[in-house]
RNA sequence: CGGGAAAUAGCGCAGCCUGGUAGCGCACUUGCUUCGGGAGCAAGGGGUCGGCGGUUCGAAUCCGCUUUUCCCGA
Numbered sequence: 001c002g003g004g005a006a007a008u009a010g011c012g013c014a015g016c017c018u019g020g021u022a023g024c025g026c027a028c029u030u031g032c033u034u035c036g037g038g039a040g041c042a043a044g045g046g047g048u049c050g051g052c053g054g055u056u057c058g059a060a061u062c063c064g065c066u067u068u069u070c071c072c073g074a
Base pairs, nucleotide, nucleotide: 001073002072003071004070005069006068007067010026011025012024013023020057028044029043030042031041032040050066051065052064053063054062
């Protein structure tokens, strides 16, 4: 320098192809249970999706540019 992949909740990921209410597990908070802890059960909070633009009635999803990380090639 060229090509490709990844970025979504504290952590690990799905959702993207085919645009239409942002989800799952763990973790966290509260309650029940226990002498207490752990485990179990019930309820709850937390992210506008790496950034900036564009298209659209509507964008995590489509398009352009860009940042970081990884892989391949030179």
Molecule: transfer RNA
Organism: Holosporales bacterium